[in-house]
About this RNA: Two RNAs folded together computationally: RNase P RNA and transfer RNA, 457 nucleotides in total. It holds a member of the Rfam family "Bacterial RNase P class A". By type it is a ribozyme. From the family's description: Ribonuclease P (RNase P) is a ubiquitous endoribonuclease, found in archaea, bacteria and eukarya as well as chloroplasts and mitochondria.
RNA sequence: GCGGAUGGCCGGAUGGUCGCCCUGCUUUCGGGUGGGGAGGAAAGUCCGGGCUCCACGACGGCACGGUGCCGGGUAACACCCGGCGGGGGCAACCCCAGGGAAAGCGCCACAGAGAUCAGACUUCCGGGGUAUGCCCCGGUAAAGGUGAAACGGUGGGGUAAGAGCCCACCGCGGGGCUGGUAACAGGCCCGGCACGGCAAGCCCCACCGGGAGCAAGGUCAGAUAGGGAGACGCGGGGACGGGCUUUCGGGCUUCGCCCCCAGGGCGGCCGCCGGCCCGAUCUCCGGGUAGACCGCGCGAGGCGGCGGGCAACCGCUGUCCCAGAUGAAUGGCCAUCCCUGAGCAAUCAGGACAGAACCCGGCUUACAGGCCAUCCGCUUUU
RNA sequence: UCCCUGGUAGCUCAAUGGUAGAGCAACCGGCUGUUAACCGGUAGGUUGCAGGUUCGAGACCUGCCCAGGGAGCCA
Numbered sequence: 001g002c003g004g005a006u007g008g009c010c011g012g013a014u015g016g017u018c019g020c021c022c023u024g025c026u027u028u029c030g031g032g033u034g035g036g037g038a039g040g041a042a043a044g045u046c047c048g049g050g051c052u053c054c055a056c057g058a059c060g061g062c063a064c065g066g067u068g069c070c071g072g073g074u075a076a077c078a079c080c081c082g083g084c085g086g087g088g089g090c091a092a093c094c095c096c097a098g099g100g101a102a103a104g105c106g107c108c109a110c111a112g113a114g115a116u117c118a119g120a121c122u123u124c125c126g127g128g129g130u131a132u133g134c135c136c137c138g139g140u141a142a143a144g145g146u147g148a149a150a151c152g153g154u155g156g157g158g159u160a161a162g163a164g165c166c167c168a169c170c171g172c173g174g175g176g177c178u179g180g181u182a183a184c185a186g187g188c189c190c191g192g193c194a195c196g197g198c199a200a201g202c203c204c205c206a207c208c209g210g211g212a213g214c215a216a217g218g219u220c221a222g223a224u225a226g227g228g229a230g231a232c233g234c235g236g237g238g239a240c241g242g243g244c245u246u247u248c249g250g251g252c253u254u255c256g257c258c259c260c261c262a263g264g265g266c267g268g269c270c271g272c273c274g275g276c277c278c279g280a281u282c283u284c285c286g287g288g289u290a291g292a293c294c295g296c297g298c299g300a301g302g303c304g305g306c307g308g309g310c311a312a313c314c315g316c317u318g319u320c321c322c323a324g325a326u327g328a329a330u331g332g333c334c335a336u337c338c339c340u341g342a343g344c345a346a347u348c349a350g351g352a353c354a355g356a357a358c359c360c361g362g363c364u365u366a367c368a369g370g371c372c373a374u375c376c377g378c379u380u381u382u
Numbered sequence: 383u384c385c386c387u388g389g390u391a392g393c394u395c396a397a398u399g400g401u402a403g404a405g406c407a408a409c410c411g412g413c414u415g416u417u418a419a420c421c422g423g424u425a426g427g428u429u430g431c432a433g434g435u436u437c438g439a440g441a442c443c444u445g446c447c448c449a450g451g452g453a454g455c456c457a
Base pairs, nucleotide, nucleotide: 001378002377003376004375005374006373007372008371009370010369012337013336014335015334016333017332018331020037021036022035023034024033025032026031039353043364044363046362047361048360049359050358051213052212053211054210056274057273059271060270061269062268064209065208066207067206068205069083070082071081072080073079084098085096086095087094088093099204100203104202105201106198107197108196121144122143124139125138126137127136128135129134152170153169154168155167156166157165171193172191173190174189175188177186178185179184217294218293219292220291227285228284229283230282231281235261236260237259238258240256241255242253243252244251245250263278264277265276266275287456288455301320302319303318304317305316306315307314308313338351339350340349341348342347383453384452385451386450387449388448389447392406393405394404395403400437408424409423410422411421412420430446431445432444433443434442
């Protein structure tokens, strides 16, 4: 110098002027004055939590959904960090849904002799026949051929030709040793090979998960027909009150309220224990409304320092307060400067992706241009 | 804000993980004096996009894009 890898940051700046939203102070209620006002993704709504509600809560089982090498971090995770194993790259470095296929079921098209109960088309070898360019019987699976995949691979011995038939190495399986928290790695001994692939097919194993979501939920105001139909249930007894009636002894009651027994209901299902509710619960039709306030921003918060840890992250400490609309605010213009393009120049044009809506931690996706740090390869010079 | 469904030829829809098809429409030829109907034939596909699993993906998995639909409160 060229090419590349990884991590992080910025993503126009300053001033003037005219407005918009929230808010403090002040006010003669007209206003005046001060403070704050989008993002790294506010996005997709894909995960995990906080918060709120749901008479259900604990335990066991089933179903459903999710996760899937090991260790750590965290409120938690499918996220992050460090490692292991496999794959790619000369390298820096990158990628991996990475448990189980000797629990069972299923699938493996076409081609091919044969696709998991293996199998024999061509070749090879032995014997026999013969019309000697062939046929029959047997051996074998080394070579050819098919395929994504052919029942271990390479080399040697052996043999009629061959074959784990025998041997060495590699692979595979079993046992044990050493190192490591572990995943795993490295030797040692035994076994001649028995065990093809697919689980992002069903499934098995281990672990995790109650449901709904700020249109959660609460307070107030207002409107209407506080209406109708259906499913399930509406059982028995007693006390008090109301209503009606009375021959004043009482009687009746589809009324209200309370108690007891029985029964029913209660977050997918079942069992069990406890609890709660009972004219409860659910569905449909019709009607009304589209208001105000709270929830609502001090938080797993930002920045700096010190310490621990390889790191993710954690602890201590100082300091700061930083958007809250309700479909709606966060902007326009001018000047100077910065960057990019055009032009000899004056100057002109442009400055990405995109925009909060209960809040956080992640993931994923979009993004003009620029900056910083570390590292690798090649080339040149010293 | 939350939830659900779908995307295949011009249109409407099929397709056990194994050659992407049917009807209508389009084009060409025949029949007819002509047209329609009818008969014969032909063309037309990034299976919304990208990546992955698999020997093999329209289908299975993941991430995007687009379209459609539903859910409020009171009583």